[in-house]
Molecule: transfer RNA
Organism: uncultured Lachnospiraceae bacterium
RNA sequence: GCUGUCUUAGCUCAGUCGGUAGAGCGCAUCCUUGGUAAGGAUGAGGUCGGCGGUUCAAUUCCGCUAGACAGCU
Numbered sequence: 001g002c003u004g005u006c007u008u009a010g011c012u013c014a015g016u017c018g019g020u021a022g023a024g025c026g027c028a029u030c031c032u033u034g035g036u037a038a039g040g041a042u043g044a045g046g047u048c049g050g051c052g053g054u055u056c057a058a059u060u061c062c063g064c065u066a067g068a069c070a071g072c073u
Stems, first nucleotide, its partner, number of pairs: 001072007010025004019056001027043005049065005
């Protein structure tokens, strides 16, 4: 220098041939217990890396860009 993959909740990750985003763990409150742990219920938490384009509508498609990883030279 070239190419490819990935980037979504605090962490690990799903998701969608375009239609108002989910799980597990963690966190908060409550129930249960003499008290913990375990168990159960409820809840909070995300401009889906950034900028632009296409579209009635983009996390999803296209371009550029940032970062991480890998390959080639």